Model confidence (mean pLDDT): 80 of 100. The part of an RNA shown here (large-subunit ribosomal RNA, domain III) has 393 nucleotides and comes from a marine eukaryotic metagenome.
[in-house]
Context: one part of a larger RNA
């Protein structure tokens, strides 16, 4: 220089409270902002920042009684969610092996490796802080044991794999239907209300009319011929798959698949309304109590659906699963009931951000899911709901 610039996009006002101290903390009222987000849920990353109590030296662009700060204590509960005890992709490792002067490189068998496949749990309640994990209710899966039942019991049926086959199994574009979620309306049903000021018992006002997995039976829809004989194929075998022949059938039946609806779940729960208690306050909108829980309309980007139709650029693999036999086995399989067992790791909190990446509490950057109302073609835009926020001079 100079008590100058700056104090990092943004709306705050009032009352009360705590306190040494309040523009900024707490509570209430009004006002304002976001609302395809400035709401909610995951992944990555962070790693205790979460909750409670005590603090204000420093941190906070000011103050601070406040805090993602400081001190102490507490908090993350799983057979079913995610990862492992399952599978494989790119890629990586790699017994033998090949190459190289060495170091080392490549690579068979084999292994590792999700960003993919497979895989059994839903609804409600609860804490200051966790919940598909705890509790309540109702389920399901795997394995083991016992019981029950069926089949077979010696001409070889049947079981059984690291082996055969099927399946898993996949592109892009178009697409008519059937549904559910969600929404809207109701003069119908239920609960509460009847007005500080002229009117308001009314076609009045406010709110509600909700519900999962699972099990049962299977709908709209989609797919698919069956039986017999035979064969140099599927590295051995095969009743399986494949090739061939015959017969029957063919707008069909049967079989496979399949949303939703319906019934059970539910004499339950929930929401809405009402609403206690031990002098006062508080305990608390807690314990507890109570009613209806229907009709119509619209309609998805979600489900049927890995459907179906078309096209050319012709669109992972392996396991689980089904089936076939081999070596082998002597009972074996299924359903139901009862009982038992069910390991390790993650789980707090932030998560379009003051907690991640940007040296900062930085106008930047950051993958996925949810998708209400009025107007609108719309996820644009405007205003609102649920919910959140008023940006640290």
């Nucleotide at each position: 220089g100079a008590g100058u610039a700056a104090c990092g996009a943004a709306a705050g006002g009032g009352a009360a409270g705590c306190g040494a101290g309040a523009a900024a903390c707490u509570u209430c009222c009004c006002c304002a902002c976001c609302g395809a987000a400035u709401g909610c849920c995951c992944a990555a990353g962070g790693u205790u920042u979460c909750c409670u109590g005590g603090g204000c030296a420093a941190u906070g662009c000011u103050a601070a009684u406040c805090a993602g700060c400081u001190c102490a204590g507490g908090g993350u509960u799983a057979g079913u969610c995610g990862g492992g005890a399952c599978c494989u992709a790119a890629g990586c490792c790699g017994a033998g092996g090949c190459c190289g002067a060495a170091a080392g490189g490549c690579g068979u068998a084999g292994g590792c490796g999700a960003u993919g496949g497979a895989u059994a749990a839903c609804g409600g309640g609860u804490u200051g802080a966790u919940a598909u994990u705890c509790c309540c209710g109702u389920a399901c899966c795997a394995c083991c044991a016992u019981c029950u039942u069926g089949c077979a019991u010696u001409u070889g049926a049947c079981c059984g794999a690291u082996g055969g086959g099927g399946g898993g199994a996949c592109g892009c574009g178009g697409u008519a239907g059937g549904g559910c979620a969600a929404g809207c309306g109701g003069a119908c049903c239920c609960u509460g209300g009847c007005g500080a000021u002229g009117g308001u018992c009314g076609a009045c006002c406010a709110g509600g009319g909700a519900c999962a997995a699972a099990c049962g039976a299977g709908u709209a829809g989609g797919g698919u011929g069956g039986c017999u004989c035979u064969c140099a194929g599927g590295u051995a075998a095969a009743u399986c798959c494949g090739g061939g022949a015959g017969c029957c059938g063919u707008u069909a039946a049967g079989c496979c698949u399949g949303a939703g609806a319906c019934g059970u779940g539910a004499u339950g729960u929930c929401a809405g309304c009402c609403g206690a208690a031990a002098a006062c306050u508080g305990u608390a909108g807690u314990a507890g109590g109570c009613g209806a829980g229907c009709c119509g309309c619209u309609u998805a980007a979600c489900c049927c659906a890995u459907g179906u139709c078309g096209c050319c650029g012709a669109g992972a693999a392996a396991a689980g699963c089904c089936u076939c036999u081999a070596g082998g086995g002597a009972g074996u399989a299924a359903u139901g009931a009862u009982g038992g067992u069910g390991c390790c790791c993650g789980u707090a909190c932030c998560g379009c951000a003051a907690a991640c990446c940007g040296a900062c509490a930085c106008a930047g950057g950051u993958g996925g899911g949810c998708a209400g109302g009025u107007a609108g073609a719309g996820a644009a835009u405007a205003c609102c709901a649920a919910g959140g926020u008023g940006a640290u001079c």